Small-subunit ribosomal RNA from a metagenome, 1546 nucleotides, folded computationally.
Its mean pLDDT, the model's own confidence on a scale to 100, is 83.

RNA sequence: AGAGUUUGAUCCUGGCUCAGAGUGAACGCUGGCGGCGUGGAUUAGGCAUGCAAGUCGAGCGAUCCUUGUUACUGAUGCAGAUUGAAAUCUUCGGGUGGAUAUUUGCAAAAGUAACGCUGGAUAGCGGCAAACGGGUGAGUAAUACGUGGGUAAUGUACCUUAAGGCGGGGAACAGCUUCGCGAAAGCGGAGGUAAUGCCCCAUACUCUUUUAGGUCUGCAACGGCCUUUAAGCAAAGAUGGCCUCUACUUGUAAGCUAUCACCUUUUGAGCAGCCCGCGUCCUAUCAGGUUGUUGGUGAGGUAAAAGCUCACCGAGCCUAUGACGGGUAGCUGGCGUAAGAGCGUGGUCAGCCACAUCGGGACUGAGACACUGCCCGGACUCCUACGGGAGGCUGCAGUCGAGAAUCUUCCACAAUGAGCGAAAGCUUGAUGAUGCGACGCCGCGUGGGGGAUGAAGGUCUUCGGAUUGUAAACCCCUUUUAUCAGGGAGGAAGGCUCAAUACCUAAUACGUAUUGAGAUUGACUGUACCUGUUGAAUAAGCCACGGCUAACUCCGUGCCAGCAGCCGCGGUAAUACGGAGGUGGCAAGCGUUACUCGGUUUGACUGGGUGUAAAGGGUCCGUAGGCGGCCUGAUAAGUGAAAGGUGAAAUCCUUCGGCUUAACUGAAGAAUUGCCUUUUAAACUGCCAGGCUUGAGGAUGGUAGAGGAAAGUGGAACUGUUGGUGUAAAGGUGAAAUUUGUGGAUAUCAACAGGAACGCCCGUAGUGAAGACGACUUUCUGGACCAUUCCUGACGCUCAGGGACGAAAGCUAGGGGAGCAAACAGGAUUAGAUACCCUGGUAGUCCUAGCCGUAAACGAUGAGCACUAGGUGCCUGUACUUUUAGUAUGGGUGUCGUAGCUAACGCGUUAAGUGCUCCACCUGGGGACUACGGCCGCAAGGCUAAAACUCAAAGGAAUUGACGGGGACCCGCACAAGCGGUGGAACACGUGGUUUAAUUCGAUGCUACGCGAGUAACCUUACCAGGGCUUGACAUGCUAGAAGUAGUAUCCCGAAAGGGAGUCCGACCAGUAACCAAUCUGGAACUAGUGCAGGUGCUGCAUGGUUGUCGUCAGCUCGUGCCGUGAGGUGUUCCUUUAAGUAGGAAAACGAGCGCAACCCUCGCCUUUAGUUGCCAGCUAUGACUUUGUUAUAGCGCACUUUAAAGGGACUGCCCGCGUUAAGUGGGAGGAAGGCGGGGACGACGUCAAAUCCGCAUGGCCCUUAUGUCCUGGGCUACACACGUGUUACAAUGCUUACUACAAAGGGAGGCGAAGCCGCGAGGUGAAGCAAAUCUCAAAAAAGUAAGCUCAGUUCGGAUUGUAGGCUGCAACUCGCCUACAUGAAGCUGGAAUCGCUAGUAAUGGCGCAUCAUCUCGGCGCCGUGAAUACGUUCCCGGGUCUUGUACACACCGCCCGUCAAGCGCUGAAAGUGGGGGGUACCCAAAGUCCCAACUUGUUGAGAUCACGGUAAAUUUCAUGAUUGGCGCUAAGUCGUAACAAGGUA
Repeated sequence: AGAGUUUGAUCCUGGCUCAGAGUGAACGCUGGCGGCGUGGAUUAGGCAUGCAAGUCGAGCGAUCCUUGUUACUGAUGCAGAUUGAAAUCUUCGGGUGGAUAUUUGCAAAAGUAACGCUGGAUAGCGGCAAACGGGUGAGUAAUACGUGGGUAAUGUACCUUAAGGCGGGGAACAGCUUCGCGAAAGCGGAGGUAAUGCCCCAUACUCUUUUAGGUCUGCAACGGCCUUUAAGCAAAGAUGGCCUCUACUUGUAAGCUAUCACCUUUUGAGCAGCCCGCGUCCUAUCAGGUUGUUGGUGAGGUAAAAGCUCACCGAGCCUAUGACGGGUAGCUGGCGUAAGAGCGUGGUCAGCCACAUCGGGACUGAGACACUGCCCGGACUCCUACGGGAGGCUGCAGUCGAGAAUCUUCCACAAUGAGCGAAAGCUUGAUGAUGCGACGCCGCGUGGGGGAUGAAGGUCUUCGGAUUGUAAACCCCUUUUAUCAGGGAGGAAGGCUCAAUACCUAAUACGUAUUGAGAUUGACUGUACCUGUUGAAUAAGCCACGGCUAACUCCGUGCCAGCAGCCGCGGUAAUACGGAGGUGGCAAGCGUUACUCGGUUUGACUGGGUGUAAAGGGUCCGUAGGCGGCCUGAUAAGUGAAAGGUGAAAUCCUUCGGCUUAACUGAAGAAUUGCCUUUUAAACUGCCAGGCUUGAGGAUGGUAGAGGAAAGUGGAACUGUUGGUGUAAAGGUGAAAUUUGUGGAUAUCAACAGGAACGCCCGUAGUGAAGACGACUUUCUGGACCAUUCCUGACGCUCAGGGACGAAAGCUAGGGGAGCAAACAGGAUUAGAUACCCUGGUAGUCCUAGCCGUAAACGAUGAGCACUAGGUGCCUGUACUUUUAGUAUGGGUGUCGUAGCUAACGCGUUAAGUGCUCCACCUGGGGACUACGGCCGCAAGGCUAAAACUCAAAGGAAUUGACGGGGACCCGCACAAGCGGUGGAACACGUGGUUUAAUUCGAUGCUACGCGAGUAACCUUACCAGGGCUUGACAUGCUAGAAGUAGUAUCCCGAAAGGGAGUCCGACCAGUAACCAAUCUGGAACUAGUGCAGGUGCUGCAUGGUUGUCGUCAGCUCGUGCCGUGAGGUGUUCCUUUAAGUAGGAAAACGAGCGCAACCCUCGCCUUUAGUUGCCAGCUAUGACUUUGUUAUAGCGCACUUUAAAGGGACUGCCCGCGUUAAGUGGGAGGAAGGCGGGGACGACGUCAAAUCCGCAUGGCCCUUAUGUCCUGGGCUACACACGUGUUACAAUGCUUACUACAAAGGGAGGCGAAGCCGCGAGGUGAAGCAAAUCUCAAAAAAGUAAGCUCAGUUCGGAUUGUAGGCUGCAACUCGCCUACAUGAAGCUGGAAUCGCUAGUAAUGGCGCAUCAUCUCGGCGCCGUGAAUACGUUCCCGGGUCUUGUACACACCGCCCGUCAAGCGCUGAAAGUGGGGGGUACCCAAAGUCCCAACUUGUUGAGAUCACGGUAAAUUUCAUGAUUGGCGCUAAGUCGUAACAAGGUA
């Protein structure tokens, strides 16, 4: 920085789209690590649970625990004394044993009470905080925010400064005790109690109020300062220490002292309130709003001004500079983007505001009308014993819901900060940290080096190879990260204890400060970081690859599936779909979606336009507004300069620094483009004052004019009426008819009546603002111009709203009505004709009065002023002169044109040029000059004017073509003039159709249809049925095999192909070897196998080659130059001329190429050469018949004919006329031929995706025991029918029979085949000659001569059929040709329509050839006979050149419009229905506040106000609604054909 997309191409206008950056994102695929950030954007939806605001015992009483002392009680233990159970032993005597009980002494837990200079806890009273911090953005368009000011209109707890004070007394209420109510929440009664709680008294100001002065600042004093009068108002103690003084004399108390607290006043800071200027979204389809509204006086109220509130008085106030209303929205610093100006946005961080379930209210307090306070009402949730209660996550986590979507019910107060406290400290979901999420930014890694026979695999392939790709493997290294192990910062400053010093003090207390010592304080966290271990080990994806846009191939699919941001891909070779390989891009991410800015100068301030692309108002007047001539002075609002203040911090930028780097972050600077204040300058603008005359206007004198209005007058024409003349038509049309007319029309004459319009003059002449204005006269009246330069003195220009005028049509009322003429009727036309044409005809057209207010109201060009070459007309003034005229100078109106402008066309002093001023309007096409709403209108309708939806264009100018029922010129058997046909018949051939097992395939307007096919009985043959073969009918490579092998006579099955059997015989060539080879080797042949063959299978729209057609038409192009922004043009156009872009002249062209012509072949004349197989004039010889003579044969000969080679000849060369002295043309001469002599070959650039894959070749696809190949038979030959091309005819210009002439060009060996003979004939036989100027096919026929037929379905015509034959061939049934005899159909000249031909042509007659065994009416050639007509270019068809129009470019077989029908979408109306919003009036009225009253002095009652709620009538908005209107979109619907060409009626 641009790019794609409108067109066949171009330039422009113009929209759509893309490339960039960004995000609190989401979704898809994928996912290694770390750092720093960030994370409920939706339902201001509902919330379980826990926590988020406490603290002070150094304010107070009380209670509890602990500890010390004293006193009392005293479990229990120890020791002693008494008692002496169970059990056991026993010599039964008792012993042992020691339970139990009583008692004495000592010790002692524990308890109770009191006291204390122990420590701790805390429910209540009290103090401070709770108004901060944290969340959210619902509301709010201004009681907000930003910025700058003001407060002479204010407040302020804690903190700070300064001064002073802190005296005395009293009454209560919680807690507590007791009683009661209640399920609970909680509440009540009685008793009694403390304080830094409360109250009273005292004292008191620099305080408040008040009286009287002075002074200072200031615009102003209710301000400051200095005096002065009167009145009023304070307080609380707590803790530590000490006894110097007083009291009791122990030590305490008073007291003193220190600290903190308290009271009054003062200062400051910070904070807060209020006010003002400026800025702050969309909408006019919201234009009027407002009644406490606007102002005043008084009162109330507040910390404070004020209608803030109330009473009274006046009637104001706001508003197009947008009031009021509606919609949307927290505002800002900033953030994103952008070159900037701007545009968008306001998440995190920071400032302000608002809110706290919804609504209202106040209390407390320094501060609130208070997120985790109170009261009331509503909704919701929960508890309940049904009586009543409780709650508020928009704090941190978390949960449900809705949603595309947004996290841990974590740790810690260690740090920072906050609250309380004297302090230790406590509290703190603030905060610090952690977790989760690739959500973002930043950093790191997924390895490094070497490594080629370029492995394998994949992919592609022209099969050679290429690529993946040094990539891998492999070798050598490294270890960030990861893992494990070890070490290990920093964030810690403080606080506490002790000691010392200093200050305070009476004091070594206390306290404060400093210093030292000691023990200590970390959630994160054993974290950052460091070291080591292991080992390439743990770590790559996503998107794209047709163009824009970097990156290409194969396969699959076959307008399917799908892609797509735009253009657009996909219908059998898709670089665009899907997959793969490869490549490109980015990378722990990559894409997509959504949104913003950019590109987009596509809203244009920077920086656009309006003749034709969107866009100048129909015109003028004029208000607000905007803009405004010359000079002087003054001012300083705008403007410039300087200084100061402010513009918070963060952000951005620059520099330096800290984390390994970066992100991140610290510091400093710059910036903050703004606002305010002061000073200064005075050119310009403004304002003020004074002047000027050139802008503007006036005066005087003239001029032109369809300028306007009214009244009157006129003639022509027309129609009607009356009368006359007069008779059969008139009228009308492309042609007709409707119509009028014998009841007398039309025509004609005269008279009368009526209405409308004013011929010629009349002119791109005139006038008017535009619309518009046209006979003549008069009256009234507007404007313009010229001359004079007398007056005023900027009085001007433009103009939103507003007003006036405003064609035609239309409307209202009343007149008028001749002609014309919507509607309507009829007649035509037509497929139809609600049209065009015709005959009628009503509104209307005319007048008066009033509406309407629109037009392609156009110069598609707003108004004004100034400047910028001219030439030439016209109208109208003036001046001068040398006066049928000229010159100069004004105003107007045309045309051409310079510079310049424009996309071009064009404009060009009458600008679309160059500038200035003002207004109007435009921003893609359609929807839509529409809907809804409003205003206007009697109505019709007008003005204003959207959206949904839909398309990628719509459009302007110009270019090249093509086309035109446009024009001009020219040509052609194109028409015309002629001749002969086709279309009717029968037959033949081809095609369609139908049929069929198959009727093989192709060709299909001209340019398929006697075409491929120049020969379908088999073959051909590609089709069908059946039967076979499978390396194959055919080619080639490799491998292996193979001797009595392959092969062969023969036989069997069979329709054949093929299959099987198989005797005798029996293999080839070359080499090796001394010789000998069937044997070995190689090749050929064979068998088997494998590569492959084969395909008339598909695609002619993948192709080559070939061909048709336009068209033998005269065209198609190029180089250089020139013109044009360009496509393109010029050349190639023009004037003549030609068959011709043939030639000449002109000309910004000069030349050239492919075509034309010529060169080639053939025919026509002549010459030369050459004569065999040709010729025979002449000569010779011989024969035949014979009167001369004729004829045949042979020879000489080459004259002629002829053959086949080379030449000549014709060139407008000669003459006359015309023409430009040209090209040429008309005529003529000569000549065989005359203006291209006739014919042929030869076909430019290109068109038709024309034809052919079945001639051949060939890409791709398909088949491979079959779509290949062989065979037999059938079919291509079918037959209701239709078409094309032919043949034969329909007859007398003929037919039949007989006789008799004259050709050319060809063919011939598996051939042509003579003569002769046989047969009616086809033909047979025969065999001479001939590879041909020799022989042969071979007879030419029409013509001619003669005879017959005599107009008839015939002596025309020959189809069809029968019989008998012939020929070819392996074979004539399907399915050949020919002959003879017999049969004897249709047909008597052919509708509409249509074909060929211009001279040796048409017509007509025969002959030959190719193919071919046989077979033709076709094809290709040949000769014979041999015409008619062409005035001419109007018309039909085709073509060429120029020009014109075009909305066509697939190019008129084009394009395209509307109704109807179908589907889908959107929207309007609609009886209504449902919801929301705001307001009005009235009713009810909670809590609270205010006010009044009462008393029991903190209660009750009355009143005012008032949220919620209710009623009513309106209003507004959204949704929905039977039905209905419209619009849009949608490959192949219906009807017509309106537009584009003169589009067939412009």